[in-house]
Context: one part of a larger RNA
RNA sequence: UGGCGGGGGAGCACCUCAAGGGGUGCGGCCUGCGGUUUAAUUGGAUUCAACGCCAGACACCUUACCAGGGAAGACAGCAGUAUGAUGGUCACUCUGAAGGGGUUACCUGACGAGCUGAGAGGAGUUGCAUGGCCAUCGUCAGCUCGUGCCGUGAGGCGUGCAGUUAAGUCUGUUAACGAGCGAGACCCACGUCCUUAGUUGCUACGUUAUUCUUCGGAGUAGCGGCACUCUAAGGAGACCGCUGGUGAUAAACCAGAGGAAGGAGUGGGCGACGGUAGGUCCGUAUGGCCCGAAUUCUCUGGGCUACACGCGGGCAACAAUGGCCAGGACAAUAGGUUGCAACACCGAAAGGUGGAGCUAAUCCCGGAAACCUGGUCUUAGUUCAGAUCGAGGGUUGAAACCCACCCUCGUGACGCCGGAAUCCCUAGUAAGCGAAAGUCACUAUCUUUCGCUGAAUAUGACCCUGCUCCUUGCACA
Numbered sequence: 001u002g003g004c005g006g007g008g009g010a011g012c013a014c015c016u017c018a019a020g021g022g023g024u025g026c027g028g029c030c031u032g033c034g035g036u037u038u039a040a041u042u043g044g045a046u047u048c049a050a051c052g053c054c055a056g057a058c059a060c061c062u063u064a065c066c067a068g069g070g071a072a073g074a075c076a077g078c079a080g081u082a083u084g085a086u087g088g089u090c091a092c093u094c095u096g097a098a099g100g101g102g103u104u105a106c107c108u109g110a111c112g113a114g115c116u117g118a119g120a121g122g123a124g125u126u127g128c129a130u131g132g133c134c135a136u137c138g139u140c141a142g143c144u145c146g147u148g149c150c151g152u153g154a155g156g157c158g159u160g161c162a163g164u165u166a167a168g169u170c171u172g173u174u175a176a177c178g179a180g181c182g183a184g185a186c187c188c189a190c191g192u193c194c195u196u197a198g199u200u201g202c203u204a205c206g207u208u209a210u211u212c213u214u215c216g217g218a219g220u221a222g223c224g225g226c227a228c229u230c231u232a233a234g235g236a237g238a239c240c241g242c243u244g245g246u247g248a249u250a251a252a253c254c255a256g257a258g259g260a261a262g263g264a265g266u267g268g269g270c271g272a273c274g275g276u277a278g279g280u281c282c283g284u285a286u287g288g289c290c291c292g293a294a295u296u297c298u299c300u301g302g303g304c305u306a307c308a309c310g311c312g313g314g315c316a317a318c319a320a321u322g323g324c325c326a327g328g329a330c331a332a333u334a335g336g337u338u339g340c341a342a343c344a345c346c347g348a349a350a351g352g353u354g355g356a357g358c359u360a361a362u363c364c365c366g367g368a369a370a371c372c373u374g375g376u377c378u379u380a381g382u383u384c385a386g387a388u389c390g391a392g393g394g395u396u397g398a399a400a401c402c403c404a405c406c407c408u409c410g411u412g413a414c415g416c417c418g419g420a421a422u423c424c425c426u427a428g429u430a431a432g433c434g435a436a437a438g439u440c441a442c443u444a445u446c447u448u449u450c451g452c453u454g455a456a457u458a459u460g461a462c463c464c465u466g467c468u469c470c471u472u473g474c475a476c477a
Base pairs, nucleotide, nucleotide: 001477002476003474004473005472007471008470009469010468011467012466013465016461017460020425021424022423023422024421028315029314030313031312032311033310034309035307036306043054044053065302066301067300068299069298070297071296075117076116077115078114080111087107088106089105091103092102093101094100121291122290124289125288126287130285132280133279134278135276136275137274142181143180144179145178146177147176148157149156150155160173161172162171163170186269187268188267189266190265192236193235194234195233196232197231198230201226202225205224206223207222208221209220210219211218212217239262242256243255244254245253246252318418322377323376324375325374326373327372328371335364336363339358340357343354344353345352346351384415389410390409391408392407393406394405395404431453432452433451434450435449436448437447438446
């Protein structure tokens, strides 16, 4: 100087607790991992920081694995070759298949993989040789420098103390005075107002045509219009600025006014010096080592989808705040030409046939669902729940057996709220509800976004789990 202590003090955090809300842990299924099995079940990741992770939803491809078949050595040297290298074709044969191999016949006419080196290639090895990128401590408040001072020196002071802050944030004081990286500022979105602009957006108002009419009115289309909504560019606005109190007349804190917004307005981007020999040589790059006619390349089939079992994450449930039937209502973000498809017809449905429009504020996806109204069910393993299995049909795609998805009918398992334990969350949040996109020929209970409905509790504490700073002890370095 660090590290550690079931030493002390101060502060902080819903990856801590308290007060609450909702789960997981039981059973069914989906998915990832371990284990076992297997010809192969390719490889990596293993506390937080592996396990719906490698955007990793695998029919072939992907694919790295397994069983088979085939292809292929730039360049150099040696050996071979007009006594015919190599290539082509009919036929037979080996084969899952193939002049891919072998045999025979004919044609052609100059190179050649046989050996040695050396290549191409390698999703072979080493992430403990590396770059780059990422995770995590941690968006924690820290990490340092110049000059000066103290100490023989390692080093210390500065960075301490009092108050304060989300903050080494700021104020005061002090052998310190200044400065840098971080924090903040900054950037983006949302929330209020103003200006500009008005098509593909909007339609208050005026007007025209037309449909229905209970003659009150309601609707549709067009022309004006840009008022409003919206779109997208520029500005304004919030600063403890004002008032009162606390404080030291400071920094700041508390309350209030005004305001769309109040004390960092809300959410995101941005991750210091460094640590973890953290992860990745299976994105790419790259040193060393290795393979090099195979550990390269390609084709067919299989496997990654196995299943006594263990674990993680999820989905749907166990019902009446519910199930079913009928009717009614309201979004936002995205995407679309190898595409989205209105509309019409056929079908009970999945879907099929034809096909307008749209390279998109124009057309389409597109009728969101929870919700509301009415009816029914009446506490049952049920009109709950839907696993599993049988039959028929459809779609994608060369191809659906291993091993896809959807529809209809039938079948109707477990399950009556889950031990120890454990996770997330403080407001438009949790929870509930659906939608879109990514991947994508097909396939979403995944991920990332989007909106709709919309709470309870706390306004504290350091007891548990940890983190930061100061201080003390040390048989530690």